RNAcentral holds the sequence, with entries from ENA. Transfer RNA from a Bacteroidota bacterium, 75 nucleotides, folded computationally.
RNA sequence: GGGAUGUUAGCUCAGUCGGUUCAGAGCGCAUGCUUCACACGCAUGAGGUCACGUGUUCGAGUCACGUACAUCCCA
Numbered sequence: 001g002g003g004a005u006g007u008u009a010g011c012u013c014a015g016u017c018g019g020u021u022c023a024g025a026g027c028g029c030a031u032g033c034u035u036c037a038c039a040c041g042c043a044u045g046a047g048g049u050c051a052c053g054u055g056u057u058c059g060a061g062u063c064a065c066g067u068a069c070a071u072c073c074c075a
Base pairs, nucleotide, nucleotide: 001074002073003072004071005070006069007068010027011026012025013024019058029045030044031043032042033041051067052066053065054064055063
């Protein structure tokens, strides 16, 4: 220098053919119950600019382009 893949909650990830509750799960965190106390368990809750920007569209996490970052491959 060229190419491929990826980027979604604090962490690990899912998200179909673009369509109304597609903003979700597990773990973690907070509160309550339980316990002498902790853990376990049960219930409830908080937490997101879907990497960033632009475009296409009636409508974008999903499509196109650019940028950044990470991993891998080629030279």
Description: The source organism's lineage runs through Bacteria, Pseudomonadati and Bacteroidota. The coordinates come from a structure-prediction model, not an experiment, and the mean pLDDT is 81. Rfam family: tRNA. It is annotated as a transfer RNA.